[in-house]
RNA sequence: AUGAAAGUUUUCUAGGGUUCCGUAGCAUAAGCUAGCCUGGUCCGAGAGAAAACCACAAAAUUAUUUUUGUGACACGGAAGGAUAAAAGCCUGGGAGAU
Numbered sequence: 001a002u003g004a005a006a007g008u009u010u011u012c013u014a015g016g017g018u019u020c021c022g023u024a025g026c027a028u029a030a031g032c033u034a035g036c037c038u039g040g041u042c043c044g045a046g047a048g049a050a051a052a053c054c055a056c057a058a059a060a061u062u063a064u065u066u067u068u069g070u071g072a073c074a075c076g077g078a079a080g081g082a083u084a085a086a087a088g089c090c091u092g093g094g095a096g097a098u
Base pairs, nucleotide, nucleotide: 007053008052009051010050011049012048015043016042020040021039022037023034024033025032026031054071055070056069057068058067059066060065073093075096079091080090081089
């Protein structure tokens, strides 16, 4: 320096904020304020979990399908971007480090 399905999706979690709901405060009320509000909705992981599909290999079988196996490892900013907003979201397995 190069190389692989070293894939995809869904559900969930760590985490995240504040559109909506709820909560708290103010107000006669309409309403306003607060995420220095546990929460529900919501967003949500390459380096978290599970499942489905899928890929590859082997065996059996001739049903073109079944079974088994493999799908490893993974330190990481700052900055910017989206949405109501933020984030282990996206840029990004990037820059960089080893």